A computed fold for a 72-nucleotide RNA from a marine sediment metagenome, annotated as transfer RNA. The sequence is in RNAcentral, with records from MGnify. The coordinates come from a structure-prediction model, not an experiment, and the mean pLDDT is 82. Rfam family: tRNA. Gene Ontology term of the family: triplet codon-amino acid adaptor activity.
[in-house]
RNA sequence: GCCCUUGUAGUUUAACGGACAGAACAAGGGAUUCCUAAUCCCUAGAUUCAGGUUCGAUUCCUGGCGAGGGCA
Numbered sequence: 001g002c003c004c005u006u007g008u009a010g011u012u013u014a015a016c017g018g019a020c021a022g023a024a025c026a027a028g029g030g031a032u033u034c035c036u037a038a039u040c041c042c043u044a045g046a047u048u049c050a051g052g053u054u055c056g057a058u059u060c061c062u063g064g065c066g067a068g069g070g071c072a
Stems, first nucleotide, its partner, number of pairs: 001071007010025004018055001027043005048064005
């Protein structure tokens, strides 16, 4: 340099083009306990960026950026 795959909460990840973007762990608060741990309840938190297609985009297309891999 060319090609392929990939990018969603702090982490691991779901989501036929139409959901309030869902869960687990982690975090915060509460209950329980003499205290801690465990357990139970509650709360907050995410679509890499810019365009395009579409009535509607996490999803499809183009480009940028990041990550992984292949060829030279």